[in-house]
RNA sequence: UGCGAAGUAGAGAAGUAGUAUCUCGCUUGUUUCAUAAGCAAGAGAACGUUGGUGCAAAUCCAACCUUCGCAA
Numbered sequence: 001u002g003c004g005a006a007g008u009a010g011a012g013a014a015g016u017a018g019u020a021u022c023u024c025g026c027u028u029g030u031u032u033c034a035u036a037a038g039c040a041a042g043a044g045a046a047c048g049u050u051g052g053u054g055c056a057a058a059u060c061c062a063a064c065c066u067u068c069g070c071a072a
Stems, first nucleotide, its partner, number of pairs: 001071007010024004018055001026042005048064005
């Protein structure tokens, strides 16, 4: 320098245009002599940034930023 992949709750992942979901973690309650496990409820992300298309964008398009890989 060129090409490709990725960026979504605290962590890990799903989501091919129509209310953003799951697992672990966290908080509260329940249970227990107590802890863990179990059960119930809850909090927490406008989806890397900025624009565009469209009635409607995490999703499509463009540029940029960051990370990883390949080539030179």
Background:
The prediction has a mean pLDDT of 82. A computed fold for a 72-nucleotide RNA from an Aerococcaceae bacterium, annotated as transfer RNA. It matches the Rfam family "tRNA". Rfam describes the family as follows. Transfer RNA (tRNA) molecules are approximately 80 nucleotides in length. Gene Ontology term of the family: triplet codon-amino acid adaptor activity.